A computed fold for a 74-nucleotide RNA from a Minisyncoccota bacterium, annotated as transfer RNA. The organism belongs to Minisyncoccota, within Bacteria. Model confidence (mean pLDDT): 81 of 100. Its Rfam family is "tRNA". Gene Ontology term of the family: triplet codon-amino acid adaptor activity. Rfam classes the family as a transfer RNA.
């Protein structure tokens, strides 16, 4: 340099042939329990779905470019 894949919660990941509330596990906070701590339990918070632009009535999802990571080839 060319090509391909990935980017969603603090971490690991799911999701959708575009449709009206964006999820799980762990972690975190509070409550309850206990003499106390932990575990198991209940409740809760936490996301501009990497960025910009475009197509669309409508995008986390489609298209283009950019950024970052990984891989293949040169």
């Nucleotide at each position: 340099g060319u090509c391909g894949g990935c980017g969603u919660a603090g971490c690991u990941c799911a999701g959708u042939u575009g449709g009206u509330u964006a999820g799980a596990g762990c972690a975190c906070a509070u409550c309850a329990c206990u003499c106390a701590u932990a575990a198991a339990g209940a409740u809760g918070a936490g996301g501009u779905c990497g960025g910009u632009g475009g197509a669309u009535c409508g995008u986390u999802c489609c298209c283009a470019c950019c950024c970052g990571c990984c891989g293949a080839c040169a």